[in-house]
RNA sequence: GGCCCGUUCGUCUAGAGGUUAGGACGCUGGCCUCUCACGCCGGAAGCAGGGGUUCGAUUCCCCUACGGGCCGCCA
Numbered sequence: 001g002g003c004c005c006g007u008u009c010g011u012c013u014a015g016a017g018g019u020u021a022g023g024a025c026g027c028u029g030g031c032c033u034c035u036c037a038c039g040c041c042g043g044a045a046g047c048a049g050g051g052g053u054u055c056g057a058u059u060c061c062c063c064u065a066c067g068g069g070c071c072g073c074c075a
Base pairs, nucleotide, nucleotide: 001071002070003069004068005067006066007065010025011024012023013022018055027043028042029041030040031039048064049063050062051061052060
């Protein structure tokens, strides 16, 4: 340098055109308990950035960034 893949709450992971972007763990408020733990009910927290297509994009396309894989070039 070329090609391919990936990027969603703090972490892991669903969602693949119209969802209030869901779940688990963690965090947090409350309930329960003599207390703690467990359990139960809530809450905060996320689509890497830009552009395009579309009535509508987290989802499709392009570019960039970052990460990974394969190949190549120089020495």
Notes:
The RNA shown here (transfer RNA) has 75 nucleotides and comes from an Acidobacteriota bacterium. It was read from a public genome assembly.